[in-house]
Source information: The part of an RNA shown here (large-subunit ribosomal RNA, domain VI) has 267 nucleotides and comes from a metagenome. Its Rfam family is "Bacterial large subunit ribosomal RNA". Its family is annotated with structural constituent of ribosome and ribosome in the Gene Ontology.

Context: one part of a larger RNA
RNA sequence: CGCAAGAGAAUUGAGAGGAUCCGUCCUUAGUACGAGAGGACCGGGACGGACCAACCUCCGGUGUACGAGUGGUGUCGCCAGAUGCCAAUGCUCGGUAGCUGAGUUGGGAGCGGAUAAGCGCUGAAAGCAUAUAAGUGCGAAGCCCACCUCAAGAUGAGUUCUCUCACUGAGUUAAUCAGGUAAGAGCCCGUGAAGAUAAUACGGUAGAUAGGCUACAGAUGUAAGGUUAGAGAUAAUUUAAGUCAAGUAGUACUAAUAGCUCGAGGG
Numbered sequence: 001c002g003c004a005a006g007a008g009a010a011u012u013g014a015g016a017g018g019a020u021c022c023g024u025c026c027u028u029a030g031u032a033c034g035a036g037a038g039g040a041c042c043g044g045g046a047c048g049g050a051c052c053a054a055c056c057u058c059c060g061g062u063g064u065a066c067g068a069g070u071g072g073u074g075u076c077g078c079c080a081g082a083u084g085c086c087a088a089u090g091c092u093c094g095g096u097a098g099c100u101g102a103g104u105u106g107g108g109a110g111c112g113g114a115u116a117a118g119c120g121c122u123g124a125a126a127g128c129a130u131a132u133a134a135g136u137g138c139g140a141a142g143c144c145c146a147c148c149u150c151a152a153g154a155u156g157a158g159u160u161c162u163c164u165c166a167c168u169g170a171g172u173u174a175a176u177c178a179g180g181u182a183a184g185a186g187c188c189c190g191u192g193a194a195g196a197u198a199a200u201a202c203g204g205u206a207g208a209u210a211g212g213c214u215a216c217a218g219a220u221g222u223a224a225g226g227u228u229a230g231a232g233a234u235a236a237u238u239u240a241a242g243u244c245a246a247g248u249a250g251u252a253c254u255a256a257u258a259g260c261u262c263g264a265g266g267g
Base pairs, nucleotide, nucleotide: 001153005164006163007162008161009160010159011158015150016149017148018147021049022048023047024046025045026044027043033038051107052106053105054104055103059101060100061099062098066094067093068092069091070090071086072085073084074083075082076081110145112144113143118138119137120136121135165266167179168178169177170176184262185261186260187259188204189203190202191201192200209255210254211253212251213250214249215248216247218244219243220242225238226237227236228235229234
């Protein structure tokens, strides 16, 4: 820009893409078959491998703004304690959310269709025979469906529901142009498991959108200051303490205020 008014939703599916895998064991059955050795079709059940998708409850990884331990040096007057810097986050032990795999869950279902090789039925030409000439069946991991995803720029522009209403001026009445509006949309602002930016999704006081605060979950592992014991290093106790990121909930304390723009009049 189009889809012959303007919007907000929900859809159909022309078409496109993805997937389509393989094995072992048990049973049927030591049956059919076979002199024996051996050993099934068909059908039923169980368990796996690889691959794919989703997820983070469990098991783990990471987690350089979380907790703790520890060395040197500087600062806070000193002790104690805290904090800055340095060497890979100085080194080390753990670890929330998120992201992840080696973890968890799921997937490849069809007694649908038409067929290939192949196997047939009926059957002449050619009194026989012949699956073929007329006619008519079966038959594959393959083909078309079925399963999952996208999809009306499918210009062949589809369908359904809901909302807005037929304004004002110019123009010759008309085409057309302009203006203020409706439904609605955007700018702007608070944000996100959305994201380079756009886009997308949610929210904007009639509000839990982010931050803060409170509570909880969870992490670390018993803070500081005291007291007690010991000559002291240190230990015990106050104390499952103190501290805490991205988590869950509650709460308008702070910030989403205010405002502006666009947007139909219907061959």